[in-house]
RNA sequence: GGCCCUAUCGUCUAACGGUUAGGACACCACUCUUUCAAGGUGGUAAUCCGGGUUCGAUUCCCGGUAGGGUCG
Numbered sequence: 001g002g003c004c005c006u007a008u009c010g011u012c013u014a015a016c017g018g019u020u021a022g023g024a025c026a027c028c029a030c031u032c033u034u035u036c037a038a039g040g041u042g043g044u045a046a047u048c049c050g051g052g053u054u055c056g057a058u059u060c061c062c063g064g065u066a067g068g069g070u071c072g
Base pairs, nucleotide, nucleotide: 001071002070003069004068005067006066007065010025011024012023013022018055027043028042029041030040031039048064049063050062051061052060
């Protein structure tokens, strides 16, 4: 340098083009307990960046960035 794959809450991971963007862990509050832990209830929090297509894009297309793989 060519080609391929990946990018979503703090972390891991879902999501036929129409979802309140879901779940687990973590965190916060309340509850339970003499106290802590565990348990229960609730809550905060995310689509890598810029364009395009579309009535509508996390999803499709183009470019970029970052990471990974492969070939030379």